[in-house]
Order: sequence, then C1' cells, then structure tokens
RNA sequence: CUCUUAUUAAGAGCGGUGGAGGGAUGAGGCCCGACGAAGCCCAGCAACCUUCAGGCAAGUUUGUCUGAAACGGUGCUAAAUCCUGCAGGCGUUAUGUCUGACAGAUAAGAA
Repeated sequence: CUCUUAUUAAGAGCGGUGGAGGGAUGAGGCCCGACGAAGCCCAGCAACCUUCAGGCAAGUUUGUCUGAAACGGUGCUAAAUCCUGCAGGCGUUAUGUCUGACAGAUAAGAA
C1' cells in the first nucleotide's frame, strides 16, 4: 500500500510540559485556539483484541450468544466522521429533512 468483516449521534482533562497553530485530504462553509493550538507526559474513557463464567451449535477444539473483568496489545478524550459536495425519496418560493454511495478513522484478519 491492497482486500475482507465490524463499528463510526454514547463515553472520557479546571493536570504538567510546550508556545502557534488545529478540526484527515481537494473545494466550500462553520468553528476551536495567548482565558494557551499541535506534539509529548500523566490521568481518564471505552471494551476491538485479550481473560474468566455460563448457554447453544457442531463434535474435540472451533463457531456463536450473554454476562463479568481491565494486568496486557491497540484506539480514543470540542462540535454526528463538525457540516456540505455525489445519487435518490419527501417537502418548500427558499432554507430543509431522510436514505444510500464515495472518501476517511479505528479494530481484527488475509494476501
């Protein structure tokens, strides 16, 4: 970098350091930021992997469901993935609203 599956409106900072940017990318918008951005540390959240208990299916170590735990591998901690763009439905003078696609993010796996 490519492919598959799942999730993507919940949750989590009045900390330390740092010192000007940040919200993935092209575009448009709208925001956050010297009342301190990014990054790093610490703390926390969650429960994908993981561990334990039980049920079910197959039939001998796998699949699946439910519950619990949180040492470990990741991840995350403004705003729906901040919103829109593309296609379609409904409605409107217009704003709008719903669904889907594309793209992205994260996890697990495969080549």